[in-house]
């Protein structure tokens, strides 16, 4: 360095549902725990997927804001079993 273990020390929070904020996707608070070895961080400026207020347009495809890091990816970063 690479890996992650019946290991120690801690973390973080899906559904959900209760206030809020938006047009929406989602976000934020409390609750709550499916689950996570990076479930920290990074959203024109890697891909990818959502929304459709607004532009566009005969319509519909489009697309400008906007959202998704618990989709892959990038950066960092605790602990020391085994190999």
């Nucleotide at each position: 360095a690479u890996u992650g273990a019946u290991a120690a020390a801690g973390g973080c929070a899906a559904a959900c549902c209760a206030g809020u904020u938006g047009a929406a996707a989602a976000g934020c608070u409390g609750g709550g725990a499916c689950g996570c070895a990076a479930a920290a961080c990074u959203a024109a400026a890697g891909g990818g997927c959502c929304u459709g207020u607004g532009g566009a347009u005969u319509a519909u495809a489009c697309u400008a804001u906007g959202g998704c890091a618990g989709c892959c990816a990038g950066u960092u970063a605790c602990c020391g079993a085994a190999a």
Predicted 3D model of an 83-nucleotide RNA (c-di-GMP-I-GGC riboswitch aptamer) from Firmicutes bacterium HGW-Firmicutes-14. The coordinates come from a structure-prediction model, not an experiment, and the mean pLDDT is 83. NCBI's taxonomy places the organism under Bacteria, Bacillati, Bacillota.